The part of an RNA shown here (small-subunit ribosomal RNA, central domain) has 348 nucleotides and comes from an uncultured bacterium.
[in-house]
Context: one part of a larger RNA
RNA sequence: UUGGGUUUAAAGGGUGCGUAGGCGGAAAUGUAAGUCAGUGGUGAAAUCCUGCAGCUUAACUGUAGAAUAGCCGUUGAAACUGUGUUUCUUGAGUCCAGUUGAAGUAGGCGGAAUGUAGCAUGUAGCGGUGAAAUGCUUAGAUAUGCUACAGAACACCGAUAGCGAAGGCAGCUUACUAAACUGAAACUGACGCUCAUGCACGAAAGCGUGGGGAUCAAACAGGAUUAGAUACCCUGGUAGUCCACGCCCUAAACGAUGAUCACUCGUUGUUGGCAAACUAUAUCGUCAGCGACUAAGCGAAAGCAUUAAGUGAUCCACCUGGGGAGUACGAUCGCAAGGUUGAAACUC
Numbered sequence: 001u002u003g004g005g006u007u008u009a010a011a012g013g014g015u016g017c018g019u020a021g022g023c024g025g026a027a028a029u030g031u032a033a034g035u036c037a038g039u040g041g042u043g044a045a046a047u048c049c050u051g052c053a054g055c056u057u058a059a060c061u062g063u064a065g066a067a068u069a070g071c072c073g074u075u076g077a078a079a080c081u082g083u084g085u086u087u088c089u090u091g092a093g094u095c096c097a098g099u100u101g102a103a104g105u106a107g108g109c110g111g112a113a114u115g116u117a118g119c120a121u122g123u124a125g126c127g128g129u130g131a132a133a134u135g136c137u138u139a140g141a142u143a144u145g146c147u148a149c150a151g152a153a154c155a156c157c158g159a160u161a162g163c164g165a166a167g168g169c170a171g172c173u174u175a176c177u178a179a180a181c182u183g184a185a186a187c188u189g190a191c192g193c194u195c196a197u198g199c200a201c202g203a204a205a206g207c208g209u210g211g212g213g214a215u216c217a218a219a220c221a222g223g224a225u226u227a228g229a230u231a232c233c234c235u236g237g238u239a240g241u242c243c244a245c246g247c248c249c250u251a252a253a254c255g256a257u258g259a260u261c262a263c264u265c266g267u268u269g270u271u272g273g274c275a276a277a278c279u280a281u282a283u284c285g286u287c288a289g290c291g292a293c294u295a296a297g298c299g300a301a302a303g304c305a306u307u308a309a310g311u312g313a314u315c316c317a318c319c320u321g322g323g324g325a326g327u328a329c330g331a332u333c334g335c336a337a338g339g340u341u342g343a344a345a346c347u348c
Stems, first nucleotide, its partner, number of pairs: 004319003007302002012316001014201004021194003025088007033081002035077008049065006091191001092188003096183005103177007110154001114150008125136002162169002206247006216240001220236004258315006266293009297304002321348003330341004
């Protein structure tokens, strides 16, 4: 509970696909379900409203009328919605020719760094800090050189650059898969938009089984600091971090901004195309992205401003004082951790 809202005050679902449903381009013609007009019936009485009347008035009462959402029938209208038929091409898609990218999956390869091991050189310290100490080191460390092995991550390029629905994606290369954009206009002819339930994907951490284990590092141990120091700093260090398969399903999953469509001044940079003239260089034009600034407008303001938070349309999701509480209970999912759904008493 409405003619209100959802960037930051409460409020956009993490993201996509998509069922039911809702909504839906242009023209012609029919129909008459919705719609509109006329008319008939019904719509009890009382009440309410109006006229008049009765109690001295009023309340009250009587009487006559009006009014009555809606429902049912009937006669018409045909603009709009629906529906049947026919047609169209602008929405949507297909074909053709190109282009682009850290888009995905699976292999192969590479160098730097790190750690460890071996050998060599070499000798007393190294490391660490605000200062130290724990730690390592004459059983030869640190440092330097050569060799080998291991795992993980890919410097520079690198960019308010690119790609992806979101999460996210970065060494090089191969194979497979997907997408977007541009041009052309051949084809289909509204095939569209949104989407409750549903299905799929979904960082990190966590869980199960089996591998792997270089680095870093919860827990833990020690050293410091301190009044204390279950921390910040230091030395170590196990899960984990990595891989395969299976779960978990949550994040400040953020642009704190749902999707789609149309319309509404300009300036400037940049990514991917296309076209033209003219030239070998930039310009101008035009699509699709990514940014900065700004006008109208909007906004409580900050600000937003053709990538809207402007002006409109459709559909979905969500909000209704703070705490209690994302808790309890129930249901459901999960191996568990927990997730989803989600109150009330009480209190201010």
The coordinates come from a structure-prediction model, not an experiment, and the mean pLDDT is 86. The RNAcentral record of the full RNA draws on Greengenes.